[in-house]
């Protein structure tokens, strides 16, 4: 100094150009003599950051940031 991955709700992750999703957590209510276990509903997101292509970008260019790994 290069070179690859990765970065998306609190966690761990999908989403390969059309309105951003799972699962576990959370938070209320049901059951229950408590707790756990079950069950029902609900909140939560400038998609690391600027820009730039596009009718439209989490996605596709570009810098650059922060994490991992490699090569000098």
């Nucleotide at each position: 100094u290069c070179c690859c991955c990765g970065g998306u709700a609190g966690c761990u992750c999908a989403g390969c150009g059309g309105u951003a999703g799972a699962g576990c957590g959370a938070u209320u209510c049901c059951c229950u003599g408590u707790u756990a276990a079950g069950g029902a509903a609900u909140g939560g997101g400038u998609c690391g950051u600027a820009g730039g292509u596009u009718c439209g970008a989490a996605u596709c260019c570009u810098a650059c940031c922060c994490g991992g790994g490699g090569a000098g």

Predicted 3D model of a 72-nucleotide RNA (transfer RNA) from Candidatus Staskawiczbacteria bacterium RIFCSPLOWO2_01_FULL_33_13. It matches the Rfam family "tRNA". The prediction has a mean pLDDT of 82.